[in-house]
RNA sequence: UCACGAUAAAGGCAAACCCUGAGUAAUCAGGGGACGCAAAGUAAAGGAUCUUUAAAAUAUUUUCCUGCAAAGGCAGGAAAAUAUAAAGACAGCCUUACUGCCGAA
Numbered sequence: 001u002c003a004c005g006a007u008a009a010a011g012g013c014a015a016a017c018c019c020u021g022a023g024u025a026a027u028c029a030g031g032g033g034a035c036g037c038a039a040a041g042u043a044a045a046g047g048a049u050c051u052u053u054a055a056a057a058u059a060u061u062u063u064c065c066u067g068c069a070a071a072g073g074c075a076g077g078a079a080a081a082u083a084u085a086a087a088g089a090c091a092g093c094c095u096u097a098c099u100g101c102c103g104a105a
Base pairs, nucleotide, nucleotide: 004103005102012037013036017032018031019030020029021028022027035092041098042097043096045095046094047093049089050088051087052086053085057084058083059082060081061080062079063078064077065076066075067074068073
């Protein structure tokens, strides 16, 4: 120096929950509080997840209505959900980039 990470030492961070504030929301900031963390330090580049918007369109699925048909079913219409879109959130989900404390095996 790289890798690695101990019932080591020194110090650090702080989940849930509660209070106050900001935001439509996801969530964030401050205070209290500790489940945990060796990058739980920083950065939204990729993926995942979450939120908001939604007029139209397209696709899929479901439900309802109408018509046709002997039936299986077919056609048309309406509604809802999901995906596609945009804007955000999240670094304590994963990847990535940059930086950093200590030193047993």
Record summary
The RNA shown here (c-di-GMP-I riboswitch aptamer) has 105 nucleotides and comes from Candidatus Brocadia sp. WS118. The model forms 80% of the base pairs in the Rfam consensus. The sequence was found by an Rfam model in a public genome assembly.